[in-house]
Background: Predicted 3D model of a 1377-nucleotide RNA (small-subunit ribosomal RNA) from an uncultured bacterium. Rfam family: Bacterial small subunit ribosomal RNA. The RNAcentral record of the sequence draws on ENA, Greengenes and SILVA. Its mean pLDDT, the model's own confidence on a scale to 100, is 85.
RNA sequence: AGAGUUUGAUCCUGGCUCAGGAUGAACGCUGGCGGCGUGCUUAACACAUGCAAGUCGAACGGAGUUUAUAAGCCGGAAGUUUCGGCGGAAGGUUUGUAAACUUAGUGGCGGACGGGUGAGUAACGCGUGGGUAACCUGCCGUAUACAGGGGGAUAACACUUAGAAAUAGGUGCUAAUACCGCAUAAGCGCACAGCCUCGCAUGGGGCAGUGUGAAAAGCCCUGACGGUAUACGAUGGACCCGCGUCUGAUUAGCUUGUUGGCGGGGUAACGGCCCACCAAGGCGACGAUCAGUAGCCGGCCUGAGAGGGUGACCGGCCACAUUGGGACUGAGACACGGCCCAAACUCCUACGGGAGGCAGCAGUGGGGAAUAUUGCACAAUGGGGGAAACCCUGAUGCAGCGACGCCGCGUGAGUGAAGAAGUAUUUCGGUAUGUAAAGCUCUAUCAGCAGGGAAGAAAAUGACGGUACCUGACCAAGAAGCCCCGGCUAACUACGUGCCAGCAGCCGCGGUAAUACGUAGGGGGCAAGCGUUAUCCGGAUUUACUGGGUGUAAAGGGAGCGUAGACGGUGAUGCAAGUCUGGUGUGAAAACCCGGGGCUCAACCCCGGGAUUGCAUUGGAAACUGUGUGACUGGAGUGCAGGAGAGGUAAGCGGAAUUCCUAGUGUAGCGGUGAAAUGCGUAGAUAUUAGGAGGAACACCAGUGGCGAAGGCGGCUUGCUGGACGACAACUGACGCUGAGGCGCGAAAGCGUGGGGAGCAAACAGGAUUAGAUACCCUGGUAGUCCACGCUGUAAACGAUGAAUACUAGGUGUGGGAGGACUGACCCCUUCCGUGCCGCAGUUAACACAAUAAGUAUUCCGCCUGGGGAGUACGGCCGCAAGGUUGAAACUCAAAGGAAUUGACGGGGGCCCGCACAAGCAGCGGAGCAUGUGGUUUAAUUCGACGCAACGCGAAGAACCUUACCAGGUCUUGACAUCCACUUAAAGCUGCAGAGAUGCAGUGUGAGCUUGCUCGAAGUGAGACAGGUGGUGCAUGGUUGUCGUCAGCUCGUGUCGUGAGAUGUUUGGUUAAGUCCAAUAACGAGCGCAACCCUUGUCCUUAAUUGCUAACAUUUAGUUGAGAACCUUAAGGAGACCGCCGAUGACAAAUCGGAGGAAGAUGGGGAUGACGUCAAAUCAUCAUGCCCCUUACGUCCAGGGCUACAGGCGUGCUACAAUGGCUGGUAUAAUAAGAUGCAAUACCGUGAGGUGGAGCUAAUCUCCAAAGCCAGUCCCAGUCCGGAUUGUAGUCUGCAACUCGACUACAUGAAGCUGGAAUCGCUAGUAAUCGCGAAUCAGAAUGUCGCGGUGAAUACGUUCCCGGGCCUUGUGCACAC
Repeated sequence: AGAGUUUGAUCCUGGCUCAGGAUGAACGCUGGCGGCGUGCUUAACACAUGCAAGUCGAACGGAGUUUAUAAGCCGGAAGUUUCGGCGGAAGGUUUGUAAACUUAGUGGCGGACGGGUGAGUAACGCGUGGGUAACCUGCCGUAUACAGGGGGAUAACACUUAGAAAUAGGUGCUAAUACCGCAUAAGCGCACAGCCUCGCAUGGGGCAGUGUGAAAAGCCCUGACGGUAUACGAUGGACCCGCGUCUGAUUAGCUUGUUGGCGGGGUAACGGCCCACCAAGGCGACGAUCAGUAGCCGGCCUGAGAGGGUGACCGGCCACAUUGGGACUGAGACACGGCCCAAACUCCUACGGGAGGCAGCAGUGGGGAAUAUUGCACAAUGGGGGAAACCCUGAUGCAGCGACGCCGCGUGAGUGAAGAAGUAUUUCGGUAUGUAAAGCUCUAUCAGCAGGGAAGAAAAUGACGGUACCUGACCAAGAAGCCCCGGCUAACUACGUGCCAGCAGCCGCGGUAAUACGUAGGGGGCAAGCGUUAUCCGGAUUUACUGGGUGUAAAGGGAGCGUAGACGGUGAUGCAAGUCUGGUGUGAAAACCCGGGGCUCAACCCCGGGAUUGCAUUGGAAACUGUGUGACUGGAGUGCAGGAGAGGUAAGCGGAAUUCCUAGUGUAGCGGUGAAAUGCGUAGAUAUUAGGAGGAACACCAGUGGCGAAGGCGGCUUGCUGGACGACAACUGACGCUGAGGCGCGAAAGCGUGGGGAGCAAACAGGAUUAGAUACCCUGGUAGUCCACGCUGUAAACGAUGAAUACUAGGUGUGGGAGGACUGACCCCUUCCGUGCCGCAGUUAACACAAUAAGUAUUCCGCCUGGGGAGUACGGCCGCAAGGUUGAAACUCAAAGGAAUUGACGGGGGCCCGCACAAGCAGCGGAGCAUGUGGUUUAAUUCGACGCAACGCGAAGAACCUUACCAGGUCUUGACAUCCACUUAAAGCUGCAGAGAUGCAGUGUGAGCUUGCUCGAAGUGAGACAGGUGGUGCAUGGUUGUCGUCAGCUCGUGUCGUGAGAUGUUUGGUUAAGUCCAAUAACGAGCGCAACCCUUGUCCUUAAUUGCUAACAUUUAGUUGAGAACCUUAAGGAGACCGCCGAUGACAAAUCGGAGGAAGAUGGGGAUGACGUCAAAUCAUCAUGCCCCUUACGUCCAGGGCUACAGGCGUGCUACAAUGGCUGGUAUAAUAAGAUGCAAUACCGUGAGGUGGAGCUAAUCUCCAAAGCCAGUCCCAGUCCGGAUUGUAGUCUGCAACUCGACUACAUGAAGCUGGAAUCGCUAGUAAUCGCGAAUCAGAAUGUCGCGGUGAAUACGUUCCCGGGCCUUGUGCACAC
């Protein structure tokens, strides 16, 4: 940084899509380790359980426990005893005292912090910068002063009442740092009046005076701690203001405490914050109100930037705590783990009543594509309480789970060619995987094992944690996947599948050879991840500030006036709002960038600097913009004298024409059309003459002429009236331009009311046309068209081009003026305004525009942002209605579109050609038959060919064979080829079985000789293989048809064009021809045309047998001598070239006429077929890829079929007769062919033919003519025409004529009397007609290919039909009508 996609190709416009980065992500496949981060985006859904805010006994009275002690009481041990007692311990208990500890309650401080969430909020909520002279502030710090003396209660507690409980009440007792007076008090508060001083208004500060008001608490006692008042500070808050902060106008008006005032109340404080009264204000197009959406920011993502998107984690602010409301306490709350009320929900209940609030940390259910442990510790950092020890702390520090993200590391390294095996592929040779593996030599990061073992802590105290880290031993072991491979986009082959299965981000791929589906091999990319999905930015200059457009691609408002607004001429001067510049404050930290540093590196963390483009404030400058003052005349306007005009409006007038009415003349039609009909007319039309009525429109002049803002305006005259233009330069002095809303104008059609109505004419009716004809054509005909007054407000309202100003080569018309020159109204020169054409620069995608810009600039307005849906729906506004205006979305497509190019096409144009038409001749289509084909039938009727360009075609010839088809019978390395092994026979002949193939039996036996061998042949066997007229002509080669023997098809260089392309090849002539000439940004060249080739027509030379015969001789006969003249044969030449003459033409090419000539304008005919088109035909001539069959889709055999037959079609033959048939006689060809052949003379047969065989390997012999001609007959008929069909008898070929051959004789004697619509061929030795030959072939032509005989008619001409060529034009076609 771009790329793909609209087209046959091109350029442009324009959308869609891709490559990049990112994420609190999710899903699929896979998963080794560690560090640092991060983890309910959805249901502000509901929550079990535990914990998350307590602490102080050094404020207080109690209660309790323990110890000590004193006293009372009980008790009675040891000891002693005189047995009566004495003694009095331990222990128990009551009261008091003392100490230590615990603590429900009173009291103090803290529960307003910390933690969570983003529902609400479009707001002074947030951000930024200010203000408070309108405020508060517990704990903390500093300073000053003080604490005197009293009083009355109350919880706890005891007793008791109610209740299930929660809890509530009663009576009685008691303490305080709890509560309340009194005293004292200033520089404290309040009130009053005074002085000084300051400020941006209200106002602030200071001073002295009078009056008045308000304090306090003790505990412990060595210090200390605590209390009260005042002032200041710090911290934290409160309020106010400027600016900024999403979308919708299909939300345009909103507001009554609303806006302001006066006076009160209330508050920490200002304030309609609240109240009474007064006034009627306030906000809004610079977007009020309403609706929707949303916590805001630092930042984060992206981007070159400007921007766009976003607001997870971390940090600041705000709001909220089940929902709604309320206050209390307090320094601070209208309070997440406080209170009260209401609501919903859940739980308890004895039914009377109560309890609760995870958007704290874990955790549960639910929702969802989706998001973790009911962990450890207060060791650190911090917070609350306390004098402290200490207690509390799900804040926090850590650990656990998740590849969710970022970063780092590893899964080994070196060597190793027999290029192993395997796999894939292959043209079978190889190639790839691939130094990859194995093998050999090393190493040990991570994980695992063992030992040691921190910092974090400042004296003690470590949850993390036996963690980080270090060391040792050990084994290549434990550690690689995912996506892609048609183009974009790096990377290709095989098989499977066969528009199926499937893929796909866009284009698109798949219908039998898929690099696009699936699998495999190989390759590419990234890597503990890889892909997909979703979302954002980018690319997209595709909303364009940077940085777009609007003639035809989307887009100029129908046109004007004008409001707000925006923009605005030339000097001078002041100010300093914008602008520029310097300083100051702020722009939190984190983040970002740069430089350092710490974890082994990195991610991460720490330090310093930069940046934070902003806002505020202050000093300065004055060019530009702005603003004030005062001038100017060039912009604009006014004035005076003029001419032009379908400019507007009102009234009047005119003639031509149509129609109607009346009257006259006049008679049978008129009218209308492509042709007709409906219609009018004998009741007198049309036509014609005269008179009259009425409405509408104004011929000629008339002109890319005029006027108007546009719509628009056309007979003449008059009234009223708008604008433009030129000349003069007197006046005003920027008064200007544009113009959202707004206002008026606005064709035609339409609507309303009232007139009018000749012609024309929607609707309608009838007649035609047509398959139909709700149309085009015709006959009628109503609204309407006309007038007046209203409404509508749209058009391809177009120059598809908004208005204004300035500038930028020319040329040539035309309309209106003015000036100059001139004898002049002409012409000419200069100039202004309008209106056209051509054209340079420039612009444009091109077309084109080009002083009347689409050029160069400035100002303002309207409008556009892919196609369709759709100018539709809904809503609003307007309208009587019709409708207009404003104006979407869902859904759907990958295009839609503009300009130009090349073709193709046109019932577009021009030119030209062709048996294309016309002019002619003969046919086909009707009949019978032959033949091919479709169809039908069949066991099979083998297959192919289907408009021309299939159909007497492949097939130059199906009885068997051919033969590919059918039924049946056989064979399985095969009927045919190569290779291997074994054997020695095989072939031939004979016999038997069989339909035959075949089988069995008999006979039979090679060559060379280096004799162990080799060659040939055959048989047997195994497998490689053979074989296939099986499929695909849309996988192919080759061959062929066709346009078309039409004149075309291209290239090189140059030039033009952004390009596809153009030019050349066009134009003027000419030709059969892109044939030639001339012109020409083209000059040349190639394939085609022509010529060269063959044949035919004339002559010459040479030659002379088998051909020929003039002269000589001879004969039945060129038969034989002879001849080389003629004919002929076959070799070589000549000849024809518009060469000559005349005319035309452009002095050309050439054309026309003529001469000469056998032939005259390529002499006739043939061969020869450009680039290409038709996926034309052929896999069944042959060849061939792939697929398919392999005891069969191959091979052999005999039989059948290809020959079937209702009807259709094509091509032919024979006819329908007298230009003829029949009978008899008679004449004349050419091309060819001939040894398995052609066959003469002769004989036999009515004949087909037979017998027989001369001659001939052929200019020698043979096959070998018919129409014609000369006679006769028939006499127009289904015939003496015609010959089908059928019967009988034969001939020939052939193993064999039944299915299924040809021919002969006799007999039979069908249809048919010239053929509808339609249609074919032919322009001269042609059509027509007549016979002959050949190939194939045993036999079997009416077919095919050739040959000669006889031998016409017509062509004015190119309007039309068909086909083709060239130029041009239109196109929304390009698989191309």